[in-house]
This record gives sequence, structure tokens and C1' cells, in this order.
RNA sequence: GUAAGUCAAGUGACCGCGCCGUGCCCGUCACGGUGAGGAAAGUCCGAGCUCCGCAGGACAAGGGUGCCGGAUAACGUCCGGUGAAGGCGACUUCAAGGAAAGUGCAACAGAAAUAAACCGCCUCGCAAGAGGUAAGGAUGGAAAGGCGGGGUAAGAGCCCACCGGCGGUGCGGUGACGCGCCGCGUCCCUGUAAACCCCACCCGGAGCAAGAUUGAAAUGGGAGCAUUUAAUGGCUGUCCGUCACGCUCCCCGUAAUCGCUGGAGUCCCGCGGCAACGCGGGACCAAGAUAGAUGGUCACAUAAACAGAACUCGGCUUAUGGCUUGC
RNA sequence: AGGGGCAUAGUUCAUCGGUAGAAUAAGAGUCUCCAAAACUCCAGAGCUGGGUUCGAUUCCUAGUGCCCCUGCCA
Repeated sequence: GUAAGUCAAGUGACCGCGCCGUGCCCGUCACGGUGAGGAAAGUCCGAGCUCCGCAGGACAAGGGUGCCGGAUAACGUCCGGUGAAGGCGACUUCAAGGAAAGUGCAACAGAAAUAAACCGCCUCGCAAGAGGUAAGGAUGGAAAGGCGGGGUAAGAGCCCACCGGCGGUGCGGUGACGCGCCGCGUCCCUGUAAACCCCACCCGGAGCAAGAUUGAAAUGGGAGCAUUUAAUGGCUGUCCGUCACGCUCCCCGUAAUCGCUGGAGUCCCGCGGCAACGCGGGACCAAGAUAGAUGGUCACAUAAACAGAACUCGGCUUAUGGCUUGC
Repeated sequence: AGGGGCAUAGUUCAUCGGUAGAAUAAGAGUCUCCAAAACUCCAGAGCUGGGUUCGAUUCCUAGUGCCCCUGCCA
């Protein structure tokens, strides 16, 4: 330098807090147990769970993803490859479909920007000038594929070899693709799609303030629509369709319990796989509050960074101290 | 929890992907006996990092800060 892994302190004493269990004299009690993270963060993706009506049709709009194969509950994540790019290298990075569907844009410079003659070179001409020429100079991010040879008045795919490109084809590979062979110089021809767009695939909406149960109180106040094909509300938009109901909206007021933590769970061993991961066996249970506990002091030579759960998982991103190992 | 917006000069605001501009404030000068006003001149900026592009304030992405909106039951 590069890649990967790992820890985030421990023990004791005293004081204090949440939850659970046991005990009794039932409490502002005693004893015992247990009590933050690798990111608990940002809320950027994917799910579980819950409700809306299990999500219907047509048209339209919107959003996302974008090489190949695999993993996974799923993913925009992960693993292994391909191609491209960077690095002396270990290794790293990639929003990596389409520019021969169409449209747009490309300032300045430069003669010219998809189109060519400014200088130069060659020929003719006394000259002025005319014609040929893209090899050289000059401008630019980009100038009619590159380089070498032949050729020519000078030049030029004008011709040839090699490289590149396009088309076809053989072999290898699951595939992205790779390695060959043949043909084409009428070789289709700049860049940009993180410009519009086109192509393929995917996407119902809301979120634990979801939602469920029990209760208290005003039998609260105000407004609206209708008495049947309406009104209001829900289903992304429109139309159709459909559902709810004597309702809908606004104001005032506003508790308790559940959801709430045993789960795509953690650790160990064996087997399969390059790996992500899967299968089998064993062991374990490890916060659950509701204004929100998880703290403080002292000692051991000594504890330090970023930071603090609020429905739960899988990732991503960002912040951050130390240690170890491979190369 | 969900959604939307903003960040440009000291301040308030502009700007089709192609030299970042205006007003005001600050500084210097002219005018004046001295000031003010007026006039002239001058300096000053894209929130931070990475990417796409020949080229980014503008497009994409990650972060930082600020502002706004919406919502339960009976």
C1' cells in the first nucleotide's frame, strides 16, 4: 500500500431506574434475575404484520429496474463470472439495453462540426487566377478508421498485408462472451439516452398515530345531502363497474388493555457448494418502555471514537476508535 | 410515520448544459466649507463530496442545514 476479519470492555463496592419471577405484614416493600448498537442513525430499497373491497375491465399517466448465471421470503441486496476502465502491483471501479425508429443539443476555437480547401503539396498559367489533393500543418473533446507498403503529377481503400468495423459461419461455454474461418473498401458515417425517447421486465393504496377490545362523557354543538337509482366517501387519474350506509363533514373533548417481541432468531458441530447460501443435528431465550429505564461515583497504572431501541426482520448508505491476519 | 420545497455576492433575488447578472450594503473617487443626496469606479458568490458530459449552478447520486403540509379510535 491493498484485501478480509474481529472487539466495542471487564471485575468488585456503594447509590439510583425499567421489566419479569418469588415471598409476605400487599407496599413509594424485600430478595433474585435481566436490561442498547455495529451502526439502535438516515428512512434510501425489500419484506412480514394490519386495515382499506384480496385490489375487476378499457384508456391514459406515473414510478422503478436494465451484461450473464446463481443465492434469497424478497430486493435496486449478496456471490461467482463476462466485457470495459484504472493501477508497476496486490487489487479496485462500472446507472454495462438501444445512437442503422425518430427528435433535440454540441458554446468558443477552427476554412470546415456531419460538413470540408485556411496554410501547404501538385498541374496549367508570365501573372492574376483555375483545377486536382484530406499525406503534412493549424483548431477542437470530436475532422470521412489506424499503421506500413505499393501506387501517383501530387495524393487518396485507389490497390495490398495486418489491426479495427460490418455480415455470415464453425467450435467451446447454461449464458454474457471467447477463439477461429470466409466475405465486404458502397467500410452505414462523430458524441450525447444521469436530453426527450424506444425496447424488455416489475409495481393496488396506506401505514403500529396500522389496527383490535373494553370503558367514560356529552344522550355535546354546528353544517350538508337524500328519502331512492341521488348525495357523500373508498378503489392513483377518467369512464364503466362495484362497495358502505341514515349517513357524511367540521368543532369541542380524549383514557386503559392488547398489538409488543420466540423470530425468514442466536451460537456450535457435521455435510453439500469456488462462493453467496442450503440441509441435518445439538444447545440457548437475550430490553419491551409510553414522556419514555438501561445511569452515576470509587478502586484495579487504564477506557477512549461514533453514538442511544420505540412494531419486527433482510439489506444499502452515512458516522466512527482499536486490534489481528492474508497478499 | 408519510409527503413537498429551498440552499447563488454581507443581504434580497435572477440565470435553456456553453464567459454567473441585478438591486442594495461595503470600499475608493468627483461634487461640498463639512456632510447627506447624486454621479463614476472597484472588489465580492454557486451548501459539501462523488459521478455523467468536451463542458455542470443546472442532470444523477450520497450527505449537511433549514422551512412547510398531512394524519388515529370511540
Two RNAs folded together computationally: RNase P RNA and transfer RNA, 401 nucleotides in total. It holds a member of the Rfam family "Bacterial RNase P class A". The family's RNA type in Rfam is ribozyme.